[in-house]
């Protein structure tokens, strides 16, 4: 001192949440010591049992037992003494009203602070005066009867006092009448004094103490009064009868309606009276920087209360905790008659609860009764135990110890962590434990310690660490499980397979005998704003004005001193805080000392300022006068247009309405038109950025009344103001009420249309109303979303109204100047839009309003209304946000520019049929997977895959490597079993090296076998990934740098203006640059050149019957290099650009066609089954190998094709003209055979040589004559061919035969703008072959149509809205199902408070009356 959290991002309102501190707490883990302190907050619900107030014999009468002595007695047993004037009751005194406990009650009979008592007590204490005389009854008690179960209670005899009672005696004292002096705030106070009445006493003992009485004084205590000041609620507005006052009286210790009688009507009350919740207040505590806020537990001070209510009595004192009567409820006893009892006293049971201690020691100390004293008493007090409950010390060891043990964690497997941390070495000895002693708490000579304390000695590292955190706030990271599950969480949010956010582990932060949770108060929150906050759009100006009470007020002089300053008095108890200094080792604790206690209050003083009195002023303010706009208002009179209905003429079929209709309306004559009449309503143009009014509102002319405003002016008054809680009045529209009017419009209502519906919008009718006149309602986006008032602060301009200047007049003009109405702006303010002399600025007074979103302007309640409803106006629950204003985007059945085979203009198709093929769905042991425009450029086996079924192998089908093994195995021949994979037997025996002539030995390394790491997976995750790829899209975009602009997201560049296929390029400009992307470079092709001249070409020459040779490089052709198009010219247009038309030339003209070439992004867009790869999963299998099946299944539904329905056609016969390809595991000519597929056969070609390889549409000729046909070719039989290990499932072809469906195709829908579409054909990849109609190329023939941008669809620009940002496939709205929540209604019902009237009435106390010391 601040953070988190509204968004895609920013400002800005604003709520919610946390970091702090505090607790008489509690609750989880955990827990070694002391010291100081603390601790029934709930049940002021109930209480066993002890204990908590007694003391005095020096105030008085009695007066014991038990034991022990002793005498009698045989014994039981009596008698004496001591025990002992003891115990122990009782009279009598004092004290028992303290001290201790608790907050129920109490909003004032309380409590604080000051101040009175001239209205008053006062026992024990101190101090002063003075006394203390004489006398008498009695009753307790003990004894003795009586009654009770007890409690106790009567009744008889006797007794004493400091008990009672009678008299005397009275300075003084008290009452009554008087006089005098002082002295006071008002009855009056002191104080002298004269007279009358009146009233005291106790005794005690150790003889000098102590106690008695009366008075006066003091100290300490204690009644009573006033002023202030003490919580919520107005959804509590009126309240009061002893009430308020007065008069006598009566009571009190004293005032007082405190009480009573009688007279009077008064008295509080918006400054909240009364009522209602809530509360013991206060020193003071806790938090806050203060100011506040919250609180009021321990310790003090007051007050109140003693099971509950009521009463009095003692007594100085009490209406009384541990006294006394009554009356309730509880409990206990009981012989059933009748008693006893009150822990809100200390312990201490139950109870209650989240929770709160010992039935414990002493009177040694303080201090208090009671006593001459000794001494008694004492849960007051002093201590000790329990509880981490709070502060406070202290302590679990110290020092040395590895490149660093082990364990655990992590890991790139190298290594890193836990960590000098441990062990290990060397010490030390707090605390606890064990032991001795006794300075000190003992004041006061002796004497006295419950408890507590100090010192001093022993052993020994030995007994003694944990809590919670770790995603961000907020300090602290990994790793595993888990897989929106489980479960975290103060907000925000974490978790759906790589979770730092769950669990658990290793690390690591903080605190530390403790941590953390929960709950509370203050802080933070300036989020209630006094200090210190707002109200145009965030919540928040009253719908307007008059004015009441209040708050606030103009310029001068004077006077008070009430506020206010200064100074000064008394008080603000102690303790608490703060300082300081001291005591316990420190500390917390504790003591002394100051200071402070921001108050109240007593006296001076001072006069600005605020008040109060006076005087006096003119500028606020209001009056006169003299002008002056105006839809200001009220009544009444009255025009014209329009309309609608009556009548009548003219007319003769429709009119009306709409997108489009149809309902209506007309032949009984409508619309249309012309003339009369009637009727209600609203005023055209002028007009407007106008104008009048408080606001709501006001418009034809014309008159009556009547408000207000501006201006001028040598005028009046003399602050007479200003705001306005309540009030009061006025208020658009709709609505009520009662009468009238009713053309036109027109809620509800019919009908008639759109629509899925259409209780709408659109049409035809149509009644409340809308019009008056009274009376009601009182609300609104009653808006300038901006209260009134008054001052002050640049300016321009425009309108409306007034009244001057200036020029000889004046249109006009220009100058100033008051007032209202606009715009744009300067400072400034503001979150920002904006606002800016009409403020949202600078400031003053006053009202009024707001405090997060919903719930709600709604429930009760009050009120106002005839009613609809109007004002006032809550909680519960529930949510982390609800808003504002500005950004970027994206969106719009928003707008503006502009493009695209996008539409249109056209040419052919799909859509209907057959087949072909892809997908869906179905089916299957399985139809393997992904995709949804594909992997497939070749599924019969193979491919082929966790597809299916069966068989089989296990370091494998493949890679590396270590160990052993040794020639055995491998390989190769043979057999046997197998459907093959594979399994079995048997026989043979390689290579390098070295020795060795040789046979033969030895060694190695592949291989082999075993055995271990591993191997493998087209198994999972394209949402964990690289790499490729698709798409928007070949659409013009996409950016950055510095600059400048905004508080900031962000804008500017990049936007305008022009132009382009293009953010192409001119111009302008807070912007200047660059970068990526368009362009261009790069390829084919179009046109010339140049080199080159085979295998290709053939004009001319020659040979040859020809075929073709020789020859030639003229063409064509071929491939390499070139050249050629740049708006280069030329005119028009354009801004003297950029560029566009439009010519010219050219093969080619404005990017000449084509193609490669894809920006920044988008789709978690496709691929783990091309490859690569992280996690996972599998390991005798999800690996591998093998047969066989399957992907080719078929009621069916879409896609993309082929191939046709025919005559621009088919067939049949003839005749031309191509490009690009391929070809040795290849292409294959001639020939020859088959009707064809195709065979035999093999020239010749590694290919501009040869072969595939006849291009075919075209073009001639004849046939068909519009038919399911000489169209059309599906399907099916028959019969072949060919590849192949094999053509059943499941291949192509050919020939015979067969001859489906189909006669141009519904909604819908696709290409395509020129060498294009449409149309013939031809090569090639894959490939034994093919299911190819498909892909990929090639040339052949060759249109039609568009100069247009309204409309679909997509795309860029700019600008508009917006509540959308997962971004319109957005976002939201309402009802409605089950279950649960809160909260309101609810026939009712139940408690609780407080009230009134009347009746009954306990003890009590007063009064009267009888008795009667």
């Nucleotide at each position: 001192a601040g953070a988190g959290u509204u968004u895609g991002a920013u400002c800005c309102u604003g709520g919610c949440u946390c970091a702090g501190a505090u607790u008489g707490a509690a609750c989880g883990c955990u827990g070694g010591c002391g010291g100081c302190g603390u601790g029934g907050c709930u049940a002021a619900a109930a209480c066993a049992u002890g204990c908590a107030a007694g003391u005095c014999g020096a105030a008085c009468g009695c007066g014991a037992a038990a034991g022990c002595g002793g005498g009698g007695g045989c014994a039981a047993c009596u008698c004496c003494g001591c025990a002992a004037g003891u115990a122990g009751a009782g009279u009598g005194g004092c004290g028992a009203a303290a001290g201790g406990g608790c907050g129920a009650g109490u909003a004032a009979u309380a409590c604080g602070u000051u101040u009175c008592u001239a209205a008053c007590g006062u026992a024990c204490c101190c101090c002063g005066a003075g006394g203390c005389c004489a006398g008498g009854g009695a009753u307790a008690g003990c004894c003795c009867g009586a009654c009770g179960a007890a409690a106790g209670u009567c009744g008889g005899a006797u007794u004493a006092a400091u008990a009672c009672c009678u008299g005397a005696u009275g300075g003084c004292c008290c009452g009554g009448c008087g006089a005098g002096a002082c002295c006071g705030u008002a009855u009056g106070g002191u104080u002298u004094u004269g007279c009358c009445g009146g009233u005291a006493a106790a005794g005690g003992c150790u003889u000098g103490c102590c106690a008695c009485c009366u008075c006066g004084g003091g100290a300490g205590c204690g009644g009573g009064g006033a002023a202030c000041g003490u919580c919520c609620u107005a959804u509590c507005a009126g309240g009061u009868a002893g009430u308020u006052g007065g008069u006598a009286g009566g009571g009190u210790a004293a005032u007082g309606g405190c009480c009573u009688a009688c007279c009077a009507a008064g008295c509080c009350u918006a400054a909240g009276a009364c009522g209602g919740g809530u509360a013991g207040c206060c020193g003071g505590u806790g938090u806050g920087a203060g100011a506040g806020c919250a609180c009021g537990g321990c310790c003090g001070g007051c007050c109140g209360c003693a099971u509950c209510g009521g009463g009095a009595c003692u007594g100085a004192g009490a209406c009384a905790c541990u006294g006394c009567c009554c009356g309730g409820a509880c409990u206990c006893c009981u012989a059933c008659g009748g008693g006893a009892g009150g822990c809100u006293g200390c312990a201490g049971u139950a109870a209650c609860g989240a929770a709160u201690a010992u039935u414990c020691c002493c009177c040694a100390a303080u201090g208090c009764c009671c006593g001459c004293a000794a001494g008694g008493g004492u849960g007051a007090g002093g201590g000790a135990g329990c509880g981490a409950c709070g502060c406070c010390g202290c302590g679990u060891g110290g020092a040395g110890g590895a490149u660093g043990a082990a364990g655990c964690c992590c890991u790139u497997c190298g290594g890193g962590g836990u960590g000098u941390a441990a062990a290990c070495u060397c010490c030390u000895g707090u605390c606890a434990g064990g032991g001795u002693u006794u300075a000190g708490g003992a004041a006061c000579u002796c004497a006295u310690g419950a408890c507590c304390a100090a010192a001093c000695c022993c052993a020994g590292a030995g007994g003694a660490a944990g809590a919670g955190g770790c995603g961000a706030c907020u300090a602290a990271c990994u790793c595993u499980g888990u897989g929106c599950c489980a479960g975290c969480a103060g907000u925000c949010g974490c978790g759906g397979u790589a979770a730092u956010a769950c669990u658990g582990a290793g690390g690591c932060c903080u605190c530390g005998a403790g941590c953390g949770u929960u709950a509370a108060u203050c802080g933070g929150a300036a989020u209630c704003a006094c200090u210190g906050g707002g109200c145009u759009u965030a919540a928040a100006g009253g719908g307007u004005g008059c004015g009441u009470a209040g708050g606030c007020g103009g310029c001068g002089c004077u006077g008070c001193a009430a506020g206010u300053g200064c100074c000064u008095u008394g008080u603000g108890a102690a303790a608490u805080c703060c300082c300081a200094u001291g005591g316990c080792u420190c500390a917390a604790c504790c003591a002394u000392g100051g200071a402070a206690c921001u108050g109240c209050u007593u006296g001076g003083u001072a006069g600005a300022c605020u008040g109060c009195a006076g005087c006096g002023c003119u500028u606020g303010a209001g009056g006169u006068c003299g002008g002056u706009a105006g839809g200001g208002g009220u009544c009444g009179c009255u025009g014209g247009a329009a309309c609608u209905c009556u009548a009548g003429g003219u007319g003769g079929a429709g009119c009306g309405g709409u997108g489009a209709a149809a309902u209506g309306c007309g032949u009984a004559g409508a619309u249309a038109u012309c003339u009369a009449g009637a009727g209600g309503a609203a005023c055209g143009c002028c007009a407007a950025a106008g104008g009048u009014g408080a606001a709501g509102a006001c418009a034809g002319g014309c008159g009556a009344c009547u408000g207000g405003g501006c201006c001028g002016a040598u005028u009046c008054u003399g602050a007479c103001g200003c705001u306005g809680a309540g009030g009061c009045a006025c208020g658009a529209a709709a609505g009520c009420g009662u009468g009238g009017g009713g053309a036109g419009c027109a809620a509800a209502c019919g009908g008639g249309a759109u629509u899925a519906g259409a209780u709408a919008c659109c049409c035809c009718g149509g009644u409340a109303g809308u019009c008056c006149a009274c009376g009601c309602c009182c609300u609104a986006a009653a808006c300038g979303a901006u209260g009134u008032c008054a001052a002050c602060u640049a300016g321009a301009c425009c309108c409306g109204g007034g009244a001057g200047g200036c020029a000889c007049u004046g249109a006009c003009g220009c100058c100033a100047u008051c007032c209202g109405g606009a715009u744009c702006g300067a400072a400034g303010c503001u979150a920002a839009a904006g606002u800016g002399c009409u403020a949202a600025g600078u400031u003053g007074a006053c009202c009024g309003c707001c405090u997060g979103g919903g719930g709600a302007g709604u429930a009760c309640g009050g009120u106002c209304g005839c009613a609809a409803g109007g004002c006032u106006a809550a909680a519960a629950c529930u949510c982390a946000a609800a808003g504002g204003a500005a950004u970027u985007g994206a969106c719009g059945g928003g707008g503006g520019c502009u493009c695209a085979c996008a539409c249109a203009a056209g040419c052919g198709g799909u859509g209907g049929a057959g087949c072909a093929u892809g997908u869906g769905g179905c089916u299957c042991a399985a139809u393997u997977c992904g995709a949804c425009g594909c992997g497939a450029a070749g599924a019969a086996c193979c491919u082929u895959a966790u597809c299916c079924u069966g068989g089989g192998c296990u370091u494998g089908a493949c890679a590396u490597g270590u160990a052993u093994g040794g020639a055995u195995u491998a390989g190769c021949c043979u057999c046997c079993c197998g459907a093959a994979a594979g399994g079995g037997a048997g026989g043979u025996a390689a290579c390098a090296c070295c020795c060795g002539c040789a046979a033969g030995g030895g060694c190695g390394g592949a291989a082999c076998a075993u055995a271990c790491a591993c191997a493998g997976g087209u198994g999972c995750u394209g949402c964990a990934u690289g790499g490729c790829u698709g798409u928007c899209g070949u659409c013009a975009g996409c950016u950055c740098g510095u600059g400048c602009u905004g508080u900031g997201a962000a804008g500017u560049g990049u936007c305008g203006g022009g132009u382009u296929a293009a953010g192409u390029c001119c111009c302008u400009c807070a912007a200047c640059g660059a970068g990526u992307g368009a362009a261009a470079c790069c390829c084919c092709u179009g046109u010339c050149g140049u080199u080159a001249g085979u295998u290709g070409c053939u004009a001319a020459g020659g040979c040859g019957c020809a075929a073709g040779c020789c020859a030639g490089g003229a063409c064509u052709c071929u491939a390499a290099c070139g050249a050629g198009a740049c708006u280069g010219c030329c005119g028009g247009c354009g801004u003297c650009a950029a560029g566009c038309c439009g010519g010219a030339g050219g093969a080619a003209g404005g990017u000449g066609g084509g193609g490669a070439u894809g920006a920044c992004g988008u789709c978690a867009a496709g691929u783990c089954c091309u490859c690569a790869u992280g996690g996972c999963c599998u390991u005798u299998a999800u690996g591998c190998c093998c047969a066989g099946g399957g992907c080719u299944g078929c009621a069916c539904a879409c896609g993309u094709g082929c191939u046709a329905c025919a005559a621009u056609g088919g067939c049949a016969c003839u005749u031309a003209c191509a490009a690009a390809g391929c070809g040795a595991c290849g292409c294959a000519a001639g020939a020859c055979c088959g009707c064809a597929a195709g065979g035999u056969g093999g020239a010749g070609c590694a290919a501009a040589u040869c072969g595939c390889a006849u291009a075919a549409a075209a073009g001639g000729u004849g046939c068909c004559c519009c038919a399911g046909u000489u169209c059309a070719g599906a399907u099916u039989g028959g019969g072949g061919u060919c590849u192949g290990c094999a053509a059943c499932u499941c291949g192509a072809c050919c020939c015979c035969a067969u001859g489906a469906a189909g006669u141009u195709g519904g909604a819908a829908u696709c290409g395509c703008u020129a060498g294009u579409a449409a149309u013939c054909g031809c090569g090639g990849a894959u490939c034994a072959g093919c299911u190819a109609c498909g892909c990929c190329g090639c040339u052949g023939u060759g249109a039609a149509u568009u100069u247009g941008u309204u409309c679909c669809u997509g795309a860029g620009c700019c600008u508009u809205g917006u509540a959308c940002a997962c971004a319109c496939c957005g976002c939201c709205c309402g009802u409605c199902a089950a279950g649960c929540c809160a909260u309101g209604g609810g026939a009712g019902c139940c408690g609780g408070g407080a009230a009134u009237a009347c009746c009954c009435g306990a003890a009590g106390u007063c009064g009267u009356c009888u008795c009667g010391a």
Molecule: small-subunit ribosomal RNA
Organism: metagenome